[in-house]
A computed fold for a 348-nucleotide part of an RNA from a Candidatus Omnitrophota bacterium, annotated as small-subunit ribosomal RNA, central domain. Lineage of the source: Bacteria > Pseudomonadati > Candidatus Omnitrophota. Rfam family: Bacterial small subunit ribosomal RNA.
Context: one part of a larger RNA
RNA sequence: UUGGGUGUAAAGGGCAAGUAGGCGGCUUGGUAAGUAGGGGGUGAAAUACUCCGGCUCAAUCGGAGAACUGCCUUCUAAACUGCCAGGCUUGAGUGUGACAGAGGAAAAGGGAAUUCUCGGUGUAAGGGUGAAAUCUGUAGAUAUCGAGAAGAACACCAGCGGCGAAGGCGCUUUUCUGGGUCACUACUGACGCUAAAUUGCGAAAGCUAGGGGAGCAAACAGAAUUAGAUACUCUGGUAGUCCUAGCCGUAAACGAUGAGCACUAGAUGUCGGCUCCUUUAGGAGUCGGUGUCGCAGCUAACGCAUUAAGUGCUCCACCUGGGGACUACGGUCGCAAGGCUAAAACUC
Numbered sequence: 001u002u003g004g005g006u007g008u009a010a011a012g013g014g015c016a017a018g019u020a021g022g023c024g025g026c027u028u029g030g031u032a033a034g035u036a037g038g039g040g041g042u043g044a045a046a047u048a049c050u051c052c053g054g055c056u057c058a059a060u061c062g063g064a065g066a067a068c069u070g071c072c073u074u075c076u077a078a079a080c081u082g083c084c085a086g087g088c089u090u091g092a093g094u095g096u097g098a099c100a101g102a103g104g105a106a107a108a109g110g111g112a113a114u115u116c117u118c119g120g121u122g123u124a125a126g127g128g129u130g131a132a133a134u135c136u137g138u139a140g141a142u143a144u145c146g147a148g149a150a151g152a153a154c155a156c157c158a159g160c161g162g163c164g165a166a167g168g169c170g171c172u173u174u175u176c177u178g179g180g181u182c183a184c185u186a187c188u189g190a191c192g193c194u195a196a197a198u199u200g201c202g203a204a205a206g207c208u209a210g211g212g213g214a215g216c217a218a219a220c221a222g223a224a225u226u227a228g229a230u231a232c233u234c235u236g237g238u239a240g241u242c243c244u245a246g247c248c249g250u251a252a253a254c255g256a257u258g259a260g261c262a263c264u265a266g267a268u269g270u271c272g273g274c275u276c277c278u279u280u281a282g283g284a285g286u287c288g289g290u291g292u293c294g295c296a297g298c299u300a301a302c303g304c305a306u307u308a309a310g311u312g313c314u315c316c317a318c319c320u321g322g323g324g325a326c327u328a329c330g331g332u333c334g335c336a337a338g339g340c341u342a343a344a345a346c347u348c
Base pairs, nucleotide, nucleotide: 004319005318006317007302008301012316014201015200016199017198021194022193023192025088026087027086028085029084030083031082033081034080035077036076037075038074039073040072041071042070049065050064051063052062053061091191092188093187094186095184096183097182098181099180103177104176105175106174107173108172109171110154114150115149116148117147118146119145120144121143125136126135162169163168206247207246208245209244210243211242215241216240220236221235222234223233258315259314260313261312262311263310266293267292268291269290270289271288272287273286274285275284276283277282297304298303321348322347323346330341331340332339333338
C1' cells in the first nucleotide's frame, strides 16, 4: 500500500458555518469525453512462458510461437456516468396561519437568606468536634427585636420535563433577536449532501487593565489527630469566584457512539402540535422530540436494537503492539502559563 477497523480492546475532530474537492432525484431530446464492440498501426532486443533443437545430461546456448494486460488511430453502439438544451415535483427552500420553550443580548425591578454597622432588651457564656483546642465574649458576645448597608445566588414550581450546533441555559417584567414544530399545499423547480483548508463559537481554571468583594475559598497561619500528618477534622484567611474590555482554546468538551439519506416486528411512559370520536375523564389516528423494555439482525462479550452498535449508499476525520511520548527538535500561535503539529535512538 491493499485490507481490516474506530460505544468499552488503538481509533469520531469539542461544536458549527462553509471554500476547493468528492457524491447527487424523476423525465425527454441531442452529443459521444468516459464506457462497450470491431478493424488498423505500434508495443526494439534480451529476460520470463510454451514447443522444438544443440553441447553425453543439467546449468548454459540456439530457433519458432505466444505474450508484452499498454498507447495511438478509425468505424460502430448509446443503456449507464459526463456535457448541452428542455420539462417535472417527491429532495431542498419560500409563503400563509398557529404553537411550545431556563435559546441569545441589554435594561429595570423583587423577596428570602448571609455578613457587617447603629440602636433596644438581656447575662455569661458562645462556637466547634469523635473528643477537644485554636477562636469570639463582662470594652457586654451568643440569643432576640427594630433600622440601615453590601455583594452574590435565585428555595418551592422542577419533571430520565423544555431549549440550544456544542460549550451551556432556571426569580420577575420590558425591549431587541436566532432557531424549531405542526397545519394548509399557494410558490420556486434539484436550488441538494458532505466537507480538507479557512473562519467563528467554545465549561472551569489561568493571564492583562480597571472596578467590586457578602458568602465561599487554592496558597498561607494556627488548633487538633498521628510514630510523623507538608493531609483528612476545626478556627481564621489572600488570590480567585462577580462586573466591564481583551487574551487563553483546553476537559471523562462523553451517548467515551462524525454528518446526511433510505429501509427493517412491536409494547409502554412523557413533551409540543393537528384531525376525529366520546365528552367528567379519556380514547383512536398522525407528525415532531425525549425515555424505558423488547423481536429479527449485529456484537468477543457486555450490550445495541426505527434516537441502531441492524441492512445499504455518499462525504469527512481518525487507528495500525506496549513503553520512550498528549515528549525532543523544528515550525506556528500566545503577554505568560502553555496550545497545535509531531519523531528517533533505546527497550520489552